[in-house]
Context: one part of a larger RNA
RNA sequence: CGCAGGAGAAUUGAGGGGUUCAUUCCUUAGUACGAGAGGACCGGGAAUGACGAACCUCUGGUGUUCCGGUUGUCGCGUCAGCGGCAGCGCCGGGCAGCUAUGUUCGGAAAGGAUAAGCGCUGAAAGCAUCUAAGCGCCAAGCCAUUCCCAAGAUGAAUUCUCCCUGAAGAACCGUGGAAGACCACCACGUUGAUAGGAUCCGGGUAUAAGCAUGGCAACAUGUUGAGCUCAGGAUUACUAAUGUUCGUCCGG
Numbered sequence: 001c002g003c004a005g006g007a008g009a010a011u012u013g014a015g016g017g018g019u020u021c022a023u024u025c026c027u028u029a030g031u032a033c034g035a036g037a038g039g040a041c042c043g044g045g046a047a048u049g050a051c052g053a054a055c056c057u058c059u060g061g062u063g064u065u066c067c068g069g070u071u072g073u074c075g076c077g078u079c080a081g082c083g084g085c086a087g088c089g090c091c092g093g094g095c096a097g098c099u100a101u102g103u104u105c106g107g108a109a110a111g112g113a114u115a116a117g118c119g120c121u122g123a124a125a126g127c128a129u130c131u132a133a134g135c136g137c138c139a140a141g142c143c144a145u146u147c148c149c150a151a152g153a154u155g156a157a158u159u160c161u162c163c164c165u166g167a168a169g170a171a172c173c174g175u176g177g178a179a180g181a182c183c184a185c186c187a188c189g190u191u192g193a194u195a196g197g198a199u200c201c202g203g204g205u206a207u208a209a210g211c212a213u214g215g216c217a218a219c220a221u222g223u224u225g226a227g228c229u230c231a232g233g234a235u236u237a238c239u240a241a242u243g244u245u246c247g248u249c250c251g252g
Stems, first nucleotide, its partner, number of pairs: 001152001005163007015149004021049007033038001051106005059100004066093005071086006111143002117137004164251001169246004173189005194240003197236005202230004210223005
C1' cells in the first nucleotide's frame, strides 16, 4: 500500500514445514518347536540410550553491576579507616538473567490406498492359472492422523462486537519491557503503579565502622546474623510519563 466505510477481538485452513529412532528387562513361557543342546512367533507391562523441543524448581556453570579475605605499592598530613593500580591484582562465595552436564515433555494409538510379495474365486485354454471380469492380506515408504507457521490464499475468506462525527480509532512524543540490531511487538501516560525513588519482604555475603572490655601485643569478645548490597516480590504518586497531530458526516 492492498483486501472499496473505519476499528477491536476471535477463528477457518488453501498451502508449507517439523517429527517418523533404537535397545534391554519382566511376563506370556522354559510354553510351541526340538532327541538334546537350545528356544520362539503373537500379545501385555516396565525401563534405558541417542535425538528433538521447552524451561530454570532442583544439581551445577557463569555472574568484571554484590559481599568478604589478602599481597605489593601510591595517595587521602600521621594513627585508625578508606580509595587507586597490579589480568576482576589474587583468593573464597554469590541474587537475577543466560545456560547444560539439570528438569519436564515428545516420536502414542488407530486408519485409507498401495509396492514387492502372499492369496480367494476364475475363464480365455472342459485341465491348470493371484487376473483377463471380480474380491482379499501386506511396508520404517504414499495419503490422512499428530505438532508448528499460515487469508499478499490479490481466489485477499469467516464470526462476534463497537462507531456514525473531529466519532470509533490511529500516529508522533514520553515512561518502560522476561520484546528487540534498527524497525517492529507488548504494557502504561495523572480516570496512572510504566520506570526511577522510598518503605517492607525475600535473596547474597558473613558478624561493618565506632566505642567498651580483656590482652605487652598479634588479636579476641560484646554491641551484632551486624553492616553492605540486589537485575526479585509487594506497597506507596515523592520524581518523570508534559504536549501535539491525523482521521469525518452513512460508505454506487
This is a predicted structure of a 252-nucleotide part of an RNA (large-subunit ribosomal RNA, domain VI) from a Pseudomonadota bacterium.
RNAcentral holds the full RNA, with entries from ENA.
Its Rfam family is "Bacterial large subunit ribosomal RNA".